Overview: Small-subunit ribosomal RNA, central domain from an uncultured bacterium, 349 nucleotides, folded computationally. The coordinates come from a structure-prediction model, not an experiment, and the mean pLDDT is 89. RNAcentral holds the full RNA, with entries from ENA.

Context: one part of a larger RNA
RNA sequence: CUGGGCGUAAAGCGUGCGUAGGUGGUUGUUUAAGUCGGAUGUGAAAUCCCCGGGCUUAACCUGGGAAUGGCAUGCGAUACUGAAUGACUGGAGUCGUGUAGAGGGAAGUGGAAUUUCCGGUGUAGCGGUGAAAUGCGUAGAUAUCGGAAAGAACACCGGUGGCGAAGGCGUCUUCCUGGACACAGACUGACACUGAAGUACGAAGGCGUGGGGAGCAAACAGGAUUAGAUACCCUGGUAGUCCACGCGGUAAACGAUGAGAACUGGAUGUUGGAGGGUUGAACCCUUUGGUAUCGAAGCUAACGCGUUAAGUUCUCCGCCUGGGGAGUACGGCCGCAAGGUUAAAACUC
Numbered sequence: 001c002u003g004g005g006c007g008u009a010a011a012g013c014g015u016g017c018g019u020a021g022g023u024g025g026u027u028g029u030u031u032a033a034g035u036c037g038g039a040u041g042u043g044a045a046a047u048c049c050c051c052g053g054g055c056u057u058a059a060c061c062u063g064g065g066a067a068u069g070g071c072a073u074g075c076g077a078u079a080c081u082g083a084a085u086g087a088c089u090g091g092a093g094u095c096g097u098g099u100a101g102a103g104g105g106a107a108g109u110g111g112a113a114u115u116u117c118c119g120g121u122g123u124a125g126c127g128g129u130g131a132a133a134u135g136c137g138u139a140g141a142u143a144u145c146g147g148a149a150a151g152a153a154c155a156c157c158g159g160u161g162g163c164g165a166a167g168g169c170g171u172c173u174u175c176c177u178g179g180a181c182a183c184a185g186a187c188u189g190a191c192a193c194u195g196a197a198g199u200a201c202g203a204a205g206g207c208g209u210g211g212g213g214a215g216c217a218a219a220c221a222g223g224a225u226u227a228g229a230u231a232c233c234c235u236g237g238u239a240g241u242c243c244a245c246g247c248g249g250u251a252a253a254c255g256a257u258g259a260g261a262a263c264u265g266g267a268u269g270u271u272g273g274a275g276g277g278u279u280g281a282a283c284c285c286u287u288u289g290g291u292a293u294c295g296a297a298g299c300u301a302a303c304g305c306g307u308u309a310a311g312u313u314c315u316c317c318g319c320c321u322g323g324g325g326a327g328u329a330c331g332g333c334c335g336c337a338a339g340g341u342u343a344a345a346a347c348u349c
Stems, first nucleotide, its partner, number of pairs: 003321004007303002012317001014201004021194003025088007033081002035077003039073004049065006091191001092188004096183004103177006110154001114150008125136002162169002206247006215241002220236004258316006266294012298305002322349003331342004
């Protein structure tokens, strides 16, 4: 390389959008580029292969034949692919009426709790632990009542519930806004799928500037524990956590499972619709979108997966190729930095 693979053994980009490219529904006509057929020319000789001949054989030499992936020309075929042109509606999309939703952004808003401050009552403890101590407290703490302020998070509802491409999203109200689903028709007429580059989003932590700072809390300090204790436990406590704008671009970014399409027995829930059984509710049936559990066949090394496939097939992309060295060095690109990304080799087992 041909291959074989990618849930857990090495291997699915964190996730979208999308350029080139690859692939592409039904049908008519034309064309004949691919494709197929036979023809002609060419494909030097030697070599290789087959049948002979010559050196006593052989190697070697030699005659004839075959072969020569292929290329070119003209002729013919038209099923498939392509190209051109016309038609279609099943894929895709648009319009209408509805439905559910922590989907996103902005501005407001509520109560509980915590802490601090002020005032009242009140007196010797409080706090903390396995036990203690550091700490707080007669300058009146803890407890309790009233008042004020601040910041952050939203108990119950809450759910193998919902929404979102992923990250993620949870008080309530208003405004702006994206998507999904159901039903019934009408319309466009393949407009589609995937997607190297590219581009956008992207938890936490981190960085820059300016705010904010209640609680929590890296670092740090003290008290314990211990042989030691740069820890686990305790008392404190600064960055940070919060907001605005900008940067960064990584995670066990996980379903460790790329996207799209088709096909292949069932059962039980749950959630959003639609239609019916009856008149309302409850209940039942049918259908449709999501989600969860169990399981036929099948698959799998096993575990397990099983119409939401890891089953049976197709299209496109990404990735893997023994362990360590190493996701490192060097170089490039990006970044304020931290670092990220791309990515080896020697050597060694």